C1' cells in the first nucleotide's frame, strides 16, 4: 500500500413532561433506520449514564470530532385584538339609546258645515235589580202507540141450561197507560262573555261623544333644543375567564459545506 479475518463502533434522531440528572415505556414532530423480555401510583443506570439477551455490519465518502447551510416540530414571556362573567354607575355626578312634558321647524291629515279650551251630561270601566232575546227543561197540542200481564165492545168459537138466555173471552174495532215523534204559544222554571233596553249606585286618569259658551288651531310624524324620570341595553370602570397572538428568546430533527482522525491479527 493491498488482501483476507476479527473487534471497537454503528444497526435512528429531536421537542415537551418525568427525573438530582442520563436514558426508556407512554405523547408530539421528523424519518424508515436489526430481533425479544421488563418497565407511569414507572424500568434501569450514575456526567463514558439505560438493563438482560441475540443478530447484523465494519476502519469507511458510511464510524468519530469540529464546523457551514437548511429548517419541520416544540416551549418560554406576551404588545394588540377578540368573546364572556360579576360589580359599579339609577339622589343625573356618565356619552348613546328607552319614555314622557315644552319650544323651533319640515311633511301629512282634518278644522268657520267650528280646532283648542271650559262647564254640564252620557258611553266604554265596576256592580245592583228588572225586562227582552237565545238556549235548555216542563206543560199544552196533534199523532202514533199494548198478541196476552189496560178499559169499553166483543163476530167465530167455548163452556152451562130442555129452552129462552147466561157466562169467560181469543181475533178485530175504538180509547188509553208507558213510550216514540212533530209542534206550539198570550203558560212555568233554570241559564248566560247574547242586548245595553229601563231604573239605581260607584268611578272619572286615558278613550269616544251630545249641549252651551268661546273663535283658529288640532292630532300623527321626522329633525333639533331644553328640562325629567325610570333602567343598566351599548358604552365607561374595576376584578377575573376563554380563544388568537406580533416582537423577542429558546431546544431543534431533516438537509448541506469543509476540515480533521482512526484498532488488532496474518501474509504479499
Nucleotide at each position: 500500500c493491498c488482501a483476507u479475518a476479527c473487534c471497537a463502533g454503528c444497526c435512528g434522531g429531536g421537542g415537551a413532561a418525568u427525573u438530582a440528572g442520563c436514558g426508556g415505556u407512554g405523547c408530539c414532530c421528523u424519518g424508515u433506520a436489526c430481533c425479544u423480555g421488563a418497565a407511569a401510583u414507572c424500568c434501569g443506570c450514575u456526567a463514558c449514564a439505560g438493563c438482560a439477551g441475540g443478530g447484523g455490519u465494519u476502519c469507511a465518502u458510511u464510524c468519530c470530532u469540529u464546523u457551514u447551510u437548511u429548517g419541520a416540530g416544540g416551549g418560554u414571556c406576551g404588545a394588540g385584538c377578540u368573546u364572556u362573567u360579576a360589580c359599579g354607575g339609577u339622589c343625573u355626578u356618565u356619552g348613546a339609546g328607552u319614555c314622557g312634558u315644552g319650544c323651533c321647524u319640515g311633511c301629512u291629515g282634518c278644522g268657520u258645515u267650528g280646532a283648542u279650551a271650559a262647564g254640564c251630561g252620557g258611553g266604554u270601566c265596576c256592580u245592583g235589580c228588572g225586562c227582552a232575546a237565545u238556549u235548555g227543561g216542563g206543560g199544552g197540542u196533534u199523532g202514533u202507540g199494548a198478541a196476552c200481564c189496560a178499559u169499553g165492545u166483543c163476530a167465530g168459537g167455548u163452556g152451562g141450561g130442555g129452552a129462552a138466555c147466561c157466562a169467560a173471552g181469543c181475533a178485530g174495532c175504538a180509547u188509553u197507560a208507558a213510550g216514540c215523534a212533530a209542534u206550539u204559544u198570550a203558560c212555568c222554571c233554570g241559564a248566560u262573555g247574547u242586548g245595553c233596553c229601563g231604573c239605581g249606585g260607584g268611578g272619572c286618569a286615558g278613550c269616544c261623544u251630545g249641549c252651551u259658551u268661546u273663535g283658529a288651531g288640532c292630532a300623527g310624524u321626522g329633525g333639533g333644543u331644553a328640562c325629567g324620570a325610570a333602567g343598566a341595553u351599548c358604552g365607561c370602570g374595576u376584578a377575573g375567564g376563554g380563544g388568537u397572538g406580533a416582537c423577542a428568546c429558546u431546544c431543534g430533527a431533516u438537509u448541506u459545506u469543509a476540515a480533521g482522525g482512526u484498532g488488532u491479527a496474518u501474509g504479499g
Bacterial large signal recognition particle RNA from a Eubacteriales bacterium, 268 nucleotides, folded computationally.
It is recorded under the gene name ffs.
Its mean pLDDT, the model's own confidence on a scale to 100, is 76.